A computed fold for a 349-nucleotide part of an RNA from an uncultured bacterium, annotated as small-subunit ribosomal RNA, central domain. Its mean pLDDT, the model's own confidence on a scale to 100, is 88. It matches the Rfam family "Bacterial small subunit ribosomal RNA".
[in-house]
Context: one part of a larger RNA
RNA sequence: CUGGGUGUAAAGGGAGCGUAGACGGCAUGGCAAGCCAGAUGUGAAAGCCCGGGGCUCAACCCCGGGACUGCAUUUGGAACUGUCAGGCUAGAGUGUCGGAGAGGAAAGCGGAAUUCCUAGUGUAGCGGUGAAAUGCGUAGAUAUUAGGAGGAACACCAGUGGCGAAGGCGGCUUUCUGGACGGUGACUGACGUUGAGGCUCGAAAGCGUGGGGAGCAAACAGGAUUAGAUACCCUGGUAGUCCACGCCGUAAACGAUCCAAAAUGGGUGUCGGGUGGCAAAGCCAUUCGGUGCCGCAGCAAACGCAAUAAGUAUUCCACCUGGGGAGUACGUUCGCAAGAAUGAAACUC
Numbered sequence: 001c002u003g004g005g006u007g008u009a010a011a012g013g014g015a016g017c018g019u020a021g022a023c024g025g026c027a028u029g030g031c032a033a034g035c036c037a038g039a040u041g042u043g044a045a046a047g048c049c050c051g052g053g054g055c056u057c058a059a060c061c062c063c064g065g066g067a068c069u070g071c072a073u074u075u076g077g078a079a080c081u082g083u084c085a086g087g088c089u090a091g092a093g094u095g096u097c098g099g100a101g102a103g104g105a106a107a108g109c110g111g112a113a114u115u116c117c118u119a120g121u122g123u124a125g126c127g128g129u130g131a132a133a134u135g136c137g138u139a140g141a142u143a144u145u146a147g148g149a150g151g152a153a154c155a156c157c158a159g160u161g162g163c164g165a166a167g168g169c170g171g172c173u174u175u176c177u178g179g180a181c182g183g184u185g186a187c188u189g190a191c192g193u194u195g196a197g198g199c200u201c202g203a204a205a206g207c208g209u210g211g212g213g214a215g216c217a218a219a220c221a222g223g224a225u226u227a228g229a230u231a232c233c234c235u236g237g238u239a240g241u242c243c244a245c246g247c248c249g250u251a252a253a254c255g256a257u258c259c260a261a262a263a264u265g266g267g268u269g270u271c272g273g274g275u276g277g278c279a280a281a282g283c284c285a286u287u288c289g290g291u292g293c294c295g296c297a298g299c300a301a302a303c304g305c306a307a308u309a310a311g312u313a314u315u316c317c318a319c320c321u322g323g324g325g326a327g328u329a330c331g332u333u334c335g336c337a338a339g340a341a342u343g344a345a346a347c348u349c
Stems, first nucleotide, its partner, number of pairs: 003321004007303002012317001014201004021194003025088002028085004033081002035077008048066007091191001092188003095184004103177007110154001115149007125136002162169002206247006215241002220236004260314001262312001266294013298305002322349003331342004
């Protein structure tokens, strides 16, 4: 390389959009590049294979045939691929009607709680733990009442519920806005699928500038514990957590399962729609789209998966090829930096 693979053994890119490319629906007609058939030329000889022959045999040599799977020219064919032309509607998209949703962005508003401030009541403790101590408190704390300030998060509803491509999204209202789904079957007429590069998005932490800072809390300080305790526990506490703009581009970014489309027994929940029936807050049957569980065949090393497949068959991309060395070194690209991406070898088992 081929082959075989990628849930857990090595292996699915964090996610989307999309360029080149690869692959691609139904039927008709033309062309004939691929494809198929015939003919001609060529495909040196030797060698090879088959049949004979000559050296006593064999090696060796000679003769005849085959083969030389190829190339070129030419004559035809038109199923498939391709291409051209004009069609179709089952894929895809548009229109229209409808309901669902923590989908996104911005602005405004609300109540509970923590903390702080002011004032009142009130007096010796509070707090914390396994037990304590550090800490707070007679300069009046804790507790309680009233008023105020400020920041962050939104109890109940809440649900293997919903939405989103993923990351993710949860108080209420308004504005702007994306997508999906169901019904209809009016319109376009293959416009599709995937996607190397590329572009965009991308938790937390971190970085830059400027704000903000209630609670929590790396670092740090103290108190304990302990043989020690640079920890676990406690009292404090700064970055940070929050906002705006800009960067970073990584995660067990997980369903450890790429995307798309096809067909393939059932049962039972739940969410959003449609249709039909009935004694109608409901129930039954059926259908489309999600989201779960249990299980047949089949698959699987087993665990398990099983119409949301890890089964059956297909297109495209990505990735793997013994462990360590190593996601390291070097080089390159990106970044303010931290670092990220790409990514070896010697050696060793």